[in-house]
Formats: sequence, C1' cells, structure tokens
RNA sequence: CAAGACAAAGCCAAACCCGUUGUGAAACGGGGACGGAAAGCCACGGAUCUCAUCGAGACCGCCGGGUUGCCAAAG
Repeated sequence: CAAGACAAAGCCAAACCCGUUGUGAAACGGGGACGGAAAGCCACGGAUCUCAUCGAGACCGCCGGGUUGCCAAAG
C1' cells in the first nucleotide's frame, strides 16, 4: 500500500416498541439486534420517497463517487 483471517480489542446498529419534533418522507433520545470491514462523514450523480404552484425537502444500512479512520496473521 492493497486487501480482510476459523485472530484480538473494540465499534456501528435493522425490524419492532416507547417518548419528542415535523404537513410529510423522516429525524432525535431510550430500549432492542437483522446485519455491517467503513452500516464513519459528504446530498456530488442516479434510484426511491414526501409536500407540492414555481419548486422545496427526506434518504449515505439503495447503487456509484469523494473523503477520513482502528487492528494485526498471511501477501
């Protein structure tokens, strides 16, 4: 550096439930684990979704892209 083990220490956290915010998609907090080697971050392109008059918005755990990072066998 790339890559990701019958390794180790850890990390994140689906569905669902409770509370709160929002017209809504959804988000946040708590519980909970389906899973994840970037399931960290970015709305840049596409997809999907919401409100809807122009248009505005949601979503990175949908795909692609950008960017940052832990570990230590084998290479």
Molecule: c-di-GMP-I-GGC riboswitch aptamer
Organism: Pseudodesulfovibrio sp. JC047